[in-house]
RNA sequence: ACAAUGGAGAGUUUGAUCCUGGCUCAGGAUGAACGCUAGCGGCAGGCUUAACACAUGCAAGUCGUGGGGCAGCGCGGACUUCGGUCUGGCGGCGACCGGCAAACGGGUGCGGAACACGUACGCAACCUCCCUCAGAGCGGGGAAUAGCCUCUCGAAAGAGAGAUUAAUACCCCAUAGUAUCCCGAAACCACAUGGUUUUGGGAUUAAAGCUUCGGCACUUUGAGAUGGGCGUGCGGCUGAUUAGGUAGUUGGUAGGGUAACGGCCUACCAAGCCGACGAUCAGUAGCUGAUGUGAGAGCAUGAUCAGCCACACGGGCACUGAGACACGGGCCCGACUCCUACGGGAGGCAGCAGUGAGGAAUAUUGGUCAAUGGAGGAAACUCUGAACCAGCCAUGCCGCGUGGAGGAUGAAGGUCCUCUGGAUUGUAAACUCCUUUUAUAAAAGAAGAAACCCCAUUUUUCUAAAUGGGUUGACGGUACUUUAUGAAUAAGCACCGGCUAACUCCGUGCCAGCAGCCGCGGUAAUACGGAGGGUGCAAGCGUUAUCCGGAUUCACUGGGUUUAAAGGGAGCGUAGGUGGGUUGGUAAGUCAGUGGUGAAAUCUCCGAGCUUAACUUGGAAACUGCCAUUGAUACUAUCAAUCUUGAAUACUGUGGAGGUAAGCGGAAUAUAUCAUGUAGCGGUGAAAUGCUUAGAUAUGAUAUAGAACACCGAUAGCGAAGGCAGCUUACUACGCAGUUAUUGACACUGAGGCUCGAAAGCGUGGGGAUCAAACAGGAUUAGAUACCCUGGUAGUCCACGCCCUAAACUAUGGAUACUCGACAUCAGCGAUACACAGUUGGUGUCUGAGCGAAAGCAUUAAGUAUCCCACCUGGGAAGUACGUCCGCAAGGAUGAAACUCAAAGGAAUUGGCGGGGGUCCGCACAAGCGGUGGAGCAUGUGGUUUAAUUCGAUGAUACGCGAGGAACCUUACCUGGGCUAGAAUGCAUUUUGACCGUGGGUGAAAGCUCACUUUAUAGCAAUAUACAAUUUGUAAGGUGCUGCAUGGCUGUCGUCAGCUCGUGCCGUGAGGUGUUGGGUUAAGUCCCGCAACGAGCGCAACCCCUAUCAUUAGUUGCCAUCAGGUUAUGCUGGGAACUCUAAUGAAACUGCCGUCGUAAGACGUGAGGAAGGAGGGGAUGAUGUCAAGUCAUCAUGGCCUUUAUGCCCAGGGCUACACACGUGCUACAAUGGGCGCUACAAAGGGUUGCUACCUAGUGAUAGGAUGCUAAUCUCAAAAAAGCGCUCUCAGUUCGGAUCGGAGUCUGCAACUCGACUCCGUGAAGCUGGAAUCGCUAGUAAUCGUAUAUCAGCAAUGAUACGGUGAAUACGUUCCCGGACCUUGCACACACCGCCCGUCAAGCCAUGGAAGCUGGGUGUACCUAAAGUCGGUAACCGAAAGGAGCUGCCUAGGGUAAAAUCAGUAACUGGGGCUAAGUCGUAACAAGGUAGCCGUACCGGAAGGUGCGGCUGGAAUACCUCCUUU
Repeated sequence: ACAAUGGAGAGUUUGAUCCUGGCUCAGGAUGAACGCUAGCGGCAGGCUUAACACAUGCAAGUCGUGGGGCAGCGCGGACUUCGGUCUGGCGGCGACCGGCAAACGGGUGCGGAACACGUACGCAACCUCCCUCAGAGCGGGGAAUAGCCUCUCGAAAGAGAGAUUAAUACCCCAUAGUAUCCCGAAACCACAUGGUUUUGGGAUUAAAGCUUCGGCACUUUGAGAUGGGCGUGCGGCUGAUUAGGUAGUUGGUAGGGUAACGGCCUACCAAGCCGACGAUCAGUAGCUGAUGUGAGAGCAUGAUCAGCCACACGGGCACUGAGACACGGGCCCGACUCCUACGGGAGGCAGCAGUGAGGAAUAUUGGUCAAUGGAGGAAACUCUGAACCAGCCAUGCCGCGUGGAGGAUGAAGGUCCUCUGGAUUGUAAACUCCUUUUAUAAAAGAAGAAACCCCAUUUUUCUAAAUGGGUUGACGGUACUUUAUGAAUAAGCACCGGCUAACUCCGUGCCAGCAGCCGCGGUAAUACGGAGGGUGCAAGCGUUAUCCGGAUUCACUGGGUUUAAAGGGAGCGUAGGUGGGUUGGUAAGUCAGUGGUGAAAUCUCCGAGCUUAACUUGGAAACUGCCAUUGAUACUAUCAAUCUUGAAUACUGUGGAGGUAAGCGGAAUAUAUCAUGUAGCGGUGAAAUGCUUAGAUAUGAUAUAGAACACCGAUAGCGAAGGCAGCUUACUACGCAGUUAUUGACACUGAGGCUCGAAAGCGUGGGGAUCAAACAGGAUUAGAUACCCUGGUAGUCCACGCCCUAAACUAUGGAUACUCGACAUCAGCGAUACACAGUUGGUGUCUGAGCGAAAGCAUUAAGUAUCCCACCUGGGAAGUACGUCCGCAAGGAUGAAACUCAAAGGAAUUGGCGGGGGUCCGCACAAGCGGUGGAGCAUGUGGUUUAAUUCGAUGAUACGCGAGGAACCUUACCUGGGCUAGAAUGCAUUUUGACCGUGGGUGAAAGCUCACUUUAUAGCAAUAUACAAUUUGUAAGGUGCUGCAUGGCUGUCGUCAGCUCGUGCCGUGAGGUGUUGGGUUAAGUCCCGCAACGAGCGCAACCCCUAUCAUUAGUUGCCAUCAGGUUAUGCUGGGAACUCUAAUGAAACUGCCGUCGUAAGACGUGAGGAAGGAGGGGAUGAUGUCAAGUCAUCAUGGCCUUUAUGCCCAGGGCUACACACGUGCUACAAUGGGCGCUACAAAGGGUUGCUACCUAGUGAUAGGAUGCUAAUCUCAAAAAAGCGCUCUCAGUUCGGAUCGGAGUCUGCAACUCGACUCCGUGAAGCUGGAAUCGCUAGUAAUCGUAUAUCAGCAAUGAUACGGUGAAUACGUUCCCGGACCUUGCACACACCGCCCGUCAAGCCAUGGAAGCUGGGUGUACCUAAAGUCGGUAACCGAAAGGAGCUGCCUAGGGUAAAAUCAGUAACUGGGGCUAAGUCGUAACAAGGUAGCCGUACCGGAAGGUGCGGCUGGAAUACCUCCUUU
């Protein structure tokens, strides 16, 4: 300097992610309505519905300077009986004649898809009253008619007759051309018919007066202005489920008609005209300037204002007129309303007000012509619901106010909380000072007024102009201004889960309710209702409705189509679209300049006026458009010429399951015959049906038939696709390569159209071996209309004709060009070649840039571009219904809506799961040993019972569990009796002096009650303090509820090896990597590798016990040596060796050797060693899962309860008992029972205790007595074992239940309901069905011992201790559980998942349907008003002409047949939604028969089966084959 002033997103599909995609929200707007609320003013707006019907008033009149006149009013005059009468003389003027206006102004939006509108042109095809300018003229005469008067008819409206009269009304004559018509001539122009100018001749047509004398009217001609008429290009709605339409139709000739062109109308002639660039038909609609929104492009709208059109109760028609086919004129038909004397009449608010009706909804029966404008008039003036004003309405836009400053005890009150207090409302209030907009009252008081007109003056030839003065205001005593008083008169509405600014309490308890979307509400709701507080806007605020935006969600700007919706099954080709190089011409597109137009208003900018703003207004810009003209020529187009590279042709080769037809061949199968041969064959997971002694199967031979072509064979080849496979021949089509040559853009695509088009299916005729829908039988199964088996018909095959669909798929349209590489392969060329770094065309795999949501694609693109076609726009309803076309049918093609949902979907991620795969582990299986399940008993649970049988635990992970010990207590339960600040504790307070204790009454006890007794310290005392009881107050109490509000603790997966993080890297992201892989381990243990490198919680180790040794220390333990002593004993002296005790150390690490291995490590009947590869055992339990368990251990939020759900007490219950289950004990016996004798432990306990020893008792125990607060004393005897004797296989000398009797002990108390002892009794049971549990070594099995709890004990339980002491493990196929990797998934509440269809029930919309009803439109025929036009002898008129009659057309009416649209309908079809209904289990995993597509048949239903197709199927261990070593 130039250009530009302009563009925001969010929620919602998922466990999470990215994408696609719909739904919803935030913004703006409105002629709005509704709810709540309301102080004022300015400016605007106000029936969107019934173009529904209208009472009443007003909305178009005016002119006496056109006329005759004079009803009514006033004045004057005359007469008068004072009642009045007469008089157009004057002002004026009803009605009448006449002129002009009434065609404007005002209303509405019915109709109309059209030259109606908009815009731009044209009329050489036209008209124009009034107005302006210019020319000419205004002479003479006549006959009527209304009014008035007299009558008639009629209810009325009104009509008729007679007589008489005027005009600017009407007629005749004259005059007249630059007017009109006819016949000519010349020049010029142009746009085709033609036009203009000049000019000659002939014919025809005019007029009105009035006057104040100024003038105004009148006639004719021309020009102008204004207003109109007609034509044309272009522009702006939907539907093709409307494809053909048209007879005055298209054109011509002639005529008529019109202001004018024209099929506008008529006659004749020709057969045209319109249409996929959408005719015709149907639906809807006034159009525009503009308005709303939007960044724009667009989209939607057409109120107010302005331009145009159309209409005026519905329809038709003309008359008058300059102009109408006429809103407040006429005629006719129709509908409706009103009047009526029943004979007839009247009417048209879509003018302004107003009424009714309709509706969610829209105002006063107002004032004035003061201004602006209009009509008439010479004017004064009259009229004007146009207009200007006022009234009503928050309907909108704009402005103002409801006070300002100070003020902390941060008042009271409210609300909330962690509540002696704090926070908030909140400087808010009170209070102090100040202001007065507004409101109220009072005063003063506009602009809008300029004119016309009147008076005066000046200028002027006329016309006229100027100046001064006067007159005129509905609004309105309004705006504005001033003064006075006093904070005085003035705030609401919506919202507060996210989007979206704003949070707490209470109530409610999936109820009531909310909700724009997502969604809230099932007892702690920021989501419902109320409150406090807050947020937003504010005289308004919300809601509803509608439009645009956001929505790039119809994409011109600016989208897509492999898998999300979407490529036509394939080709040929018409129209159309697009199209190679060079040169020249033209200039249609294109670009530039100029001119015209694009009304005003609106919008934008700069100004101006109302105090500001809204509003009004001046100027500019803009109106992106159309038309004309001048130029430019790169590109497109067009014309001409030319070129060869696109395309095609020729030639030479070559390739192939390309097609059609004919012929031929062998293997297999079936059948038939014959032969051999004998009892089965066949089939399956296992069977059966079936075949077979009438000889099957098997084997051999021969024959017949039809269908299909092993090997080659492939990741191969050919074809447009479908598709094509033995061999040969004939015919035929095509691709590719090579080399020159020819044509010279001949090309690409392709809507409609035509052709081809697997399988199934259909028709006719053949054929029929195999296989095989349907069907039959057999199995399987709960069933099995299936999967499996045995049969088996259509069909499968051929010919001809249909059908025309498939997952017709590369889910990828065709063409052209360009863009890195590697390898394999087919067919050529090059070449001696098997080599090859060459080249062309195909077929494939991998990979880069790039693209993509990703998966992936990647020269065979899904990359980069161009051209053409097809298709998509949320899911479902539905590829359904209706309509149409095609088909023999089946059916195909085209193809909706109502209704319903907030998703449906794609790709990928992490999990979980699989009747997927791989690897591995575990007493998981297997191999063993012993049990449980049968019996009796114990114990726990369920169930039942009960006044109560308290509560909890309930697959694994409840059930000898909480409980490691229920007679009372415990105890929580039941019955009954009592207490109410309570059974306990603190504080304050009253009283007493005690309390304790003793005794009495009552009572089941608790309790109630009575009596007796009775303080301490200090001080003289009063009193105070302490203590105790008591009264009152305040903090109670609750084993009541919620373990799904919680803490803590615990179980389980699981002592399984996992779970994570930081940084980095990869991915748009969720996420991944690390943690996977190859090995190894008990182990994510370690090693190696690796875009990872490190780290944490887990593993392991560190800790404890135990196995060996050493050192230290020796009492209560020990005793080898020495000594003493005893019937005997470490009993004693002594010893410190050993055992042991308990402290510290050592020791084990694959350290050594060998083999294997890179290493980690593994292996070895290795060595050594007490112990060997973690020596054995314990403690120790990652991230998490199960809303697992526990509110009854404890703690705790919330709720509930307070003469009870609290507390005390007695008794009862927790111990019940047709039954079922779990866990155990004891057994069933001789590896045993009984009796006797003899040994060997460990670890524990003990003073409210363990008790030696003695005595008594058969014994449990009792009575004495002693030691021990424990390595000292004691419980204490260990038992299995060993040695003897006995029993001899029995329901026993097994077994001990049950019952009877007698006792002992504990305890206040053994009845319900204790243990033990003795005597007696002597049940079931002879090794346990299906099933199921534990255990891998000092283990199982077996044997005893001790302890906790505890007065005692229901203990056979639990927890510990030692004694004796095995068997087996080939192995990982299977069952169960777990870990890792991988795969599929429609699951994520995660397979106890998800989910399909019939049937049943309710609701909703919809299709069909005998019919019924209604609407609009067209056709044909009949009839036909008013009216124009045409015809016409009778009647009228002298005539012109008229009346009457009549022809055509026609609104309307009627008839007929059909089509179409809508409503309704018995019955009927499917669809959608709905609560936890019924039947099955189709799909998702290999979904348990892989699924799906097309077709056919079948079946309650999902579905099954046949045929062909697809991968959008898993797996492929084993077998076979290939490759590599």
Molecule: small-subunit ribosomal RNA
Organism: Bacteroidota bacterium